The RNA shown here (c-di-GMP-I riboswitch aptamer) has 86 nucleotides and comes from Gallionella sp. The organism belongs to Gallionella, within Bacteria. Model confidence (mean pLDDT): 82 of 100. It matches the Rfam family "c-di-GMP-I riboswitch aptamer". From the family's description: GEMM was predicted in a large-scale screen for bacterial structured RNA regulatory elements.
[in-house]
RNA sequence: UACUUGAAAAGGCAAAACCGUCGAGAGGCGGUGACGCAAAAUUUCCGGACCUGGGUGUUGUUAAACAGGUUAGCGGGAUUGCCGGG
Numbered sequence: 001u002a003c004u005u006g007a008a009a010a011g012g013c014a015a016a017a018c019c020g021u022c023g024a025g026a027g028g029c030g031g032u033g034a035c036g037c038a039a040a041a042u043u044u045c046c047g048g049a050c051c052u053g054g055g056u057g058u059u060g061u062u063a064a065a066c067a068g069g070u071u072a073g074c075g076g077g078a079u080u081g082c083c084g085g086g
Base pairs, nucleotide, nucleotide: 003086004085005084006083012037013036017032018031019030020029021028022027035073041079042078043077045076046075047074048071049070050069051068055066056065
């Protein structure tokens, strides 16, 4: 340095719930809190799931569809990182 791998050590992140706040909503942000995570770091390129106030569309006044949005802790891909084992 490359491939593969995660026993140890140093650490890291932070589920649900509660409080506050933003949002029409899925959900986001902050605090408390830890279910877990070897990438639970970053990124919507692909698929899945979820939302629908407004727009298209429609037989209807309905998320069936388009479009838009959310989820990176739902998978896959891409990029990057600590310390070791082989």